[in-house]
Predicted 3D model of a 315-nucleotide part of an RNA (large-subunit ribosomal RNA, domain IV) from Methanomassiliicoccus sp. Its Rfam family is "Archaeal large subunit ribosomal RNA".

Context: one part of a larger RNA
RNA sequence: UCGAUGCGAGGGAACUCGGCAAAUUAGCCCCGUAACUUCGGGAUAAGGGGUGCCAGCCACGAGAGUGGCUGGUCGCAGUGACAAGGGAACUCCGACUGUUUAAUAAAAACACAGAUCGCUGCAAGUCCGAAAGGAUGUGUAUAGCGGUCGAAGCCUGCCCAGUGACGGUAUCUGAAACUCGGGUUCAACCGAACGAAGGACCGUUAAACGGCGGGGGUAACUAUGACCCUCUUAAGGUAGCGUAAUACCUUGUCGCUUAAUUGGCGACUUGCAUGAAGGCCCAACGAGAGUUCUACUGUCCCCGCAUCGAAGCCG
Numbered sequence: 001u002c003g004a005u006g007c008g009a010g011g012g013a014a015c016u017c018g019g020c021a022a023a024u025u026a027g028c029c030c031c032g033u034a035a036c037u038u039c040g041g042g043a044u045a046a047g048g049g050g051u052g053c054c055a056g057c058c059a060c061g062a063g064a065g066u067g068g069c070u071g072g073u074c075g076c077a078g079u080g081a082c083a084a085g086g087g088a089a090c091u092c093c094g095a096c097u098g099u100u101u102a103a104u105a106a107a108a109a110c111a112c113a114g115a116u117c118g119c120u121g122c123a124a125g126u127c128c129g130a131a132a133g134g135a136u137g138u139g140u141a142u143a144g145c146g147g148u149c150g151a152a153g154c155c156u157g158c159c160c161a162g163u164g165a166c167g168g169u170a171u172c173u174g175a176a177a178c179u180c181g182g183g184u185u186c187a188a189c190c191g192a193a194c195g196a197a198g199g200a201c202c203g204u205u206a207a208a209c210g211g212c213g214g215g216g217g218u219a220a221c222u223a224u225g226a227c228c229c230u231c232u233u234a235a236g237g238u239a240g241c242g243u244a245a246u247a248c249c250u251u252g253u254c255g256c257u258u259a260a261u262u263g264g265c266g267a268c269u270u271g272c273a274u275g276a277a278g279g280c281c282c283a284a285c286g287a288g289a290g291u292u293c294u295a296c297u298g299u300c301c302c303c304g305c306a307u308c309g310a311a312g313c314c315g
C1' cells in the first nucleotide's frame, strides 16, 4: 500500500449520475391501524407496549402440556448468540403469478386469462410427406386452425378514393384445342366463330393494409370567435388524453416542493409530429423507471484505530 472484517467523538446524504455500499428494522404475544378499493384487499399498513429467571396459585387437559394471576430477583442489554421486513408519499409502464438473451440485458420485452377478426359441415380447414400414409382427432362450429389486441371498468368516432379480400356480372376483353372459311396436290400458315380463369364493370368489407385539410371574415374596450364565406378531399381527428417513455422551439407558462430545482407533482395546452384493438382510467402486484419525506448510518466533512491475510522489504 492492497484485500477481507470490526469499531468510531460531533455532524447526518453535505457524498454521488443515483443513499451505490453500509447502517437501521427484524421472531413471538397484546393494543392499534389511513387514503384508496374490483369490497377480496390495502395490512406485519403506520404507530405503541411486552419478552429473562425463581416461587406460589388458578383454569383447561387422561397426560404430555397450554393459557393466566400475584410476588420476588439479576444484568447495560432477556427473540441477550445464530436466525430475523426499515418505513411512508406521488408519478410512469406493464393488470396480476409466470417466461426470457446457458456465459455482459429479467425489462416497459414474451406469455397470460379475456376481446375480436378470418378459414372450416368433416372424404372439411390447417400442417407433415414424392406417394402410401399421418397429426389436429377416435375431436365435429360451446370444435379445430390462423391473425391481431392483451385482466376488469368506461368506450371504441369518420373514410371503401388507393392496395387487398369477398361477391356479382346483360355487355366488353380474353390462349390453345374443337368447328367453319381461305391456303397448300398434304401441311405450315391466315381469318372467323365459340369462349374458361383473370381483367374491365357493379357492389360489400377498416378489431383488413391504411388515411383522418387549407384560406378569409365576424360579438358594443381589447382579446377570443359560438357564426359566415371560400378552395378542396375518399373522409377531413370524434370521445378522451396532452410540453407526455410521444413537444422541435423548451429549462413552454402558472402553482406546489427547495435557501437555491434543466428534477418531481398538479394545472393550462396553439398536439414541430396524440388519439381510439386500441384510447382513457385503474385496486392489487413488480429484484422495472423517476421524485420526495422520515428513520438510519464512515457515502461524506476527515479520517483514525484494531484483527486476519497479501504484496513489498530484511534474513
Base pairs, nucleotide, nucleotide: 001310002309003308004307005306006305007304008303010301011300014299019296027051028050029049030048031047036041038151052073053072054071055070056069057068058067059066060065074078086294087293088292089291090290091289092288093286094285098110099109114149115148116147117146118145119144120143125136126135127134128133153280154279155278157212158211159210162209163208164205165204166203167202168201171200172199173198179192180191181190182189213231214230215229216228217227240274241271252268253267254266255265256264257263
The organism belongs to Methanomassiliicoccus, within Archaea. The coordinates come from a structure-prediction model, not an experiment, and the mean pLDDT is 86.